The RNA shown here (Bacterial RNase P class A) has 387 nucleotides and comes from a Dehalococcoidia bacterium. It matches the Rfam family "Bacterial RNase P class A". Rfam classes the family as a ribozyme. Of the family's consensus pairs, 96% are formed in the model. It is recorded under the gene name rnpB. Taxonomically the source falls in Dehalococcoidia (Bacteria, Bacillati, Chloroflexota).

RNA sequence: CAAGAGGGCCGGGUGGUCGCUCCGGUUUCGCCGGAGAGGAAAGUCCGGACUCCAUCGGGCAGGGGGCUGGGUAAUGCCCAGGCGCCGCGAGGCGACGGAAAGCGCCACAGAGACGACACCGCCGAUGGGCCCGAGCAAGCUCGGACCACAGGCAAGGGUGAAACGGUGCGGUAAGAGCGCACCAGGUCCCGGUGCGAGCCGGGAUGCUGGCAAGCCCCUCCCGGAGCAAGGCCAAAUAGAGGGAUGCCUCCGGUUCUUCGGAGGACGGCGCCCGACCGCGUCCCCGGGUAGGCCGCACGAUUCCUUCCGGCAACGGAAGGAACAGACAGAUGACCACCGUCCCGGCCCGCCGGGAUACAGAAUCCGGCUUACAGGCCCUCUUGGCAG
Numbered sequence: 001c002a003a004g005a006g007g008g009c010c011g012g013g014u015g016g017u018c019g020c021u022c023c024g025g026u027u028u029c030g031c032c033g034g035a036g037a038g039g040a041a042a043g044u045c046c047g048g049a050c051u052c053c054a055u056c057g058g059g060c061a062g063g064g065g066g067c068u069g070g071g072u073a074a075u076g077c078c079c080a081g082g083c084g085c086c087g088c089g090a091g092g093c094g095a096c097g098g099a100a101a102g103c104g105c106c107a108c109a110g111a112g113a114c115g116a117c118a119c120c121g122c123c124g125a126u127g128g129g130c131c132c133g134a135g136c137a138a139g140c141u142c143g144g145a146c147c148a149c150a151g152g153c154a155a156g157g158g159u160g161a162a163a164c165g166g167u168g169c170g171g172u173a174a175g176a177g178c179g180c181a182c183c184a185g186g187u188c189c190c191g192g193u194g195c196g197a198g199c200c201g202g203g204a205u206g207c208u209g210g211c212a213a214g215c216c217c218c219u220c221c222c223g224g225a226g227c228a229a230g231g232c233c234a235a236a237u238a239g240a241g242g243g244a245u246g247c248c249u250c251c252g253g254u255u256c257u258u259c260g261g262a263g264g265a266c267g268g269c270g271c272c273c274g275a276c277c278g279c280g281u282c283c284c285c286g287g288g289u290a291g292g293c294c295g296c297a298c299g300a301u302u303c304c305u306u307c308c309g310g311c312a313a314c315g316g317a318a319g320g321a322a323c324a325g326a327c328a329g330a331u332g333a334c335c336a337c338c339g340u341c342c343c344g345g346c347c348c349g350c351c352g353g354g355a356u357a358c359a360g361a362a363u364c365c366g367g368c369u370u371a372c373a374g375g376c377c378c379u380c381u382u383g384g385c386a387g
Base pairs, nucleotide, nucleotide: 001383002382003381004380005379006378007377008376009375010374012338013337014336015335016334017333018332020036021035022034023033024032025031026030038358042369043368045367046366047365048364049363050226051225052224053223055275056274057273058272059271060270062222063221064220065219066218067081068080069079070078071077082096083094084093085092086091097217098216102215103214104211105210106209119157120156121153122152123151124149126148127147128146131144132143133142134141135140165183166182167181168180169179170178184208185207186205187204188203189202190201191200192199193198230294231293232292233291239285241284242283243282244281245280247264248263249262250261251260252259253258266278267277268276301322302321303320304319305318306317307316308315309314339356340355341354342353343352344351345350
């Protein structure tokens, strides 16, 4: 100097004039003071706080997660590590438990995609003939090529993302883990090391497709709904509306009305069982209300500094600063100057012009994902040059 990797930050400022919302004060309708949209407020993908409903336990269904350890209120998040893959590297990605429990799938091509299989081929008993060569006893013998074909092979070639482990040697009619040596993976055993996932080493074994982000098996977690949750106040109205079902059996007391007990039916959770509770539940039609207040923002809060523990995430302690609460919904408009970037000119320091990203709180908080003109800082990697 160039190209990259990881992390953090800014993304407008100042002054004036007018305007809006909230809070506080006030000599009370006027004024004073203070505050007022983000890093993502977005997506609504997760986790919670909070509120209401449900009735407590067990089981099933359904849904979500899935390497290990740690962090957190909690998570599918964050940190550190392990294993696998990508990258020269700094680093990045990972739906990361199980394929000898079972089922299912692997398009097309190809013979064949896991009780595989024969397209091209290799071997070959037997048969063939106006084939070739040699020997020669002239008819046979031996060998070779070719054809047919019982049978054998999956080693070579081809197809494919992938072909039933790989290389070599032996063996065989030709071959094959058929046998052997070495290697890779799997399974089992032993030792060392680590909290652990794992890693390292040794031995035995001839066991040798992939997919579970297909069903499934194993293991862990999960009640539902959501601030339009849910409360309070005020106001108004029309329900003599229609339909379904329902309560049953037994016992005891009682003149009657009716009371108690047991069992059953129904209702209370997506389903089932047990317990507990209740005696009503469901559907259709029609009418009134849509106003105000609370919830409403002081919190698992945000930020800064220092110290302690920890590799870190983070935790603890001390000190300091800060804080929108609207409700068809405020946080703005104008002027001037400046900042940053781009273009042009030029007397090298000025002039002129243009642009200034993504985007707007709605119960709140912690994450993830997505969008972003331009600018700054830190650490690391690779290459080149110079000293």